[in-house]
Molecule: RNase P RNA; transfer RNA
Organism: marine eukaryotic metagenome
RNA sequence: GGAGGCUGGGCAGCCGCGUCACUUAUGUGCCGAGGAAAGUCCGGGCUCCACGAAGUAAGGGUGGCGGGUAACGCCCGCCGUGGGCGACCACAGGGAAAGUGCCACAGAGAGUAUACCGCCGAUGGCCCCUAAAGGGCACAGGCACGGGUGAAAGGGUGCGGUAAGAGCGCACCGGGGGCCUGGUAACAGGUCCCGUCAUGGCAAACCCCACCCGGAGCAAGGCCGAAUAGGGAUCCCGCGCCAGCCCAUCGUAAUAGAUGGCGGCAGGAACGCUUCGUUCCGAGGAGGUCCGGGUUGGCUGCUCGAGCGCGUCGGCAACGGCGCGCCUAGAUGAAUGGCUGCCCCCUGCCGUUUUGCGGCAGGGACAGAACCCGGCUUACAGGCCUCC
RNA sequence: GCGAGAUAGCUCAGGCGGUCAGAGCGUCGGAUUCAUAACCCGGAGGUCGAGAGUUCGAGUCUCUCUCUCGC
Numbered sequence: 001g002g003a004g005g006c007u008g009g010g011c012a013g014c015c016g017c018g019u020c021a022c023u024u025a026u027g028u029g030c031c032g033a034g035g036a037a038a039g040u041c042c043g044g045g046c047u048c049c050a051c052g053a054a055g056u057a058a059g060g061g062u063g064g065c066g067g068g069u070a071a072c073g074c075c076c077g078c079c080g081u082g083g084g085c086g087a088c089c090a091c092a093g094g095g096a097a098a099g100u101g102c103c104a105c106a107g108a109g110a111g112u113a114u115a116c117c118g119c120c121g122a123u124g125g126c127c128c129c130u131a132a133a134g135g136g137c138a139c140a141g142g143c144a145c146g147g148g149u150g151a152a153a154g155g156g157u158g159c160g161g162u163a164a165g166a167g168c169g170c171a172c173c174g175g176g177g178g179c180c181u182g183g184u185a186a187c188a189g190g191u192c193c194c195g196u197c198a199u200g201g202c203a204a205a206c207c208c209c210a211c212c213c214g215g216a217g218c219a220a221g222g223c224c225g226a227a228u229a230g231g232g233a234u235c236c237c238g239c240g241c242c243a244g245c246c247c248a249u250c251g252u253a254a255u256a257g258a259u260g261g262c263g264g265c266a267g268g269a270a271c272g273c274u275u276c277g278u279u280c281c282g283a284g285g286a287g288g289u290c291c292g293g294g295u296u297g298g299c300u301g302c303u304c305g306a307g308c309g310c311g312u313c314g315g316c317a318a319c320g321g322c323g324c325g326c327c328u329a330g331a332u333g334a335a336u337g338g339c340u341g342c343c344c345c346c347u348g349c350c351g352u353u354u355u356g357c358g359g360c361a362g363g364g365a366c367a368g369a370a371c372c373c374g375g376c377u378u379a380c381a382g383g384c385c386u387c388c
Numbered sequence: 389g390c391g392a393g394a395u396a397g398c399u400c401a402g403g404c405g406g407u408c409a410g411a412g413c414g415u416c417g418g419a420u421u422c423a424u425a426a427c428c429c430g431g432a433g434g435u436c437g438a439g440a441g442u443u444c445g446a447g448u449c450u451c452u453c454u455c456u457c458g459c
Stems, first nucleotide, its partner, number of pairs: 001388007009343007017032002020029003034366001038377002041375005046217004052276004059213005064078005079093001080091004094208002099206002101202003116147002118143003123140002125137004155173006174197001175194008221300004231291005236285002241264002246261005267281005307326008344364009389459006397413004406444001415431004437453005
């Protein structure tokens, strides 16, 4: 330098707080925060609702392979890629030849690639000299080696080749495909073929593929339930009804509203959607009786649990099996604290000849249960241990 | 326990990532006026709550944290 784990001041006295038990008017006894109790980011238990049948889509999440687990986005092991001299570290690590979309600016060209500068101009054309050879122009045209732009320009290096060039040909590296071998697999190794080498990046853009997911949460839910108000049933009184649509009359600036009718007798809402289906609503009045709901409040859920410790066995490990032992907060405006003394650690100052020793002062973190577990993430003074 | 948000001094825009950081009010300077206000002209002012990641590129996409507000 790297990786991992543990701990989170100790003891004593006094005072105080909470639940419970026993006593009784006052006490006694037992127990009393955390590794994160936090953030509420995931996964479950538990509870209620939807839990009718079938189907479908939407929405959300996960993403190498194998294993562990109640489950997971967590953990373990392995693989691949990248980084580091190394111990080790990081990775949202499926698909870009299914389709769509985007790639600003710059640049000639940004995805059916392209030609600005440049190179060539063998061939054809024009010109010079012309006996031929040769030379020139850069017109037709050829090229994609070099320059330049950019995050990115359709493999890389070298040799040959050519007018100049280019996988145009070849060698090596890289890439793709087939087969074989090893491995449960991801994948690795070998071998053969391919230069029409097959198509840039982005999916934390839409999307495709595979797998998973019903919703809400202890303010869930259950029980008891005062007064007032409101709901339902029934008795009584009155009475065909009109909540919607239509028509008439009154009314109005127009609506609204009111009254009536030979006018009407069915619709609307919810269950994510569809089909079926189910449920609810769809007339008045006051009084009596009964029933149901439950605001405030009380009880419950409420702490024994995928629990903790030790040993042993299986497994590389995560973890699992077996045996023995243990009980460890349940508050509800919410307890778990304070003081003193000694010891421990750190810092500063002073004394002392230095190590040391002594004295004085200050400090000892992050934070705090609220239904319960498994993880992750974040905060944390200091101390200890193991491995490399 | 559940949900929403953070962009200039204040109130807010910002579509499917790109020279795109904007609007109104406020503030500063000028002009106008005897002077002030209003009107008119011009300017300054931002690490987009913080830190990582994806991407060539993040106010925007993803993750973690901080703060605020509501039920």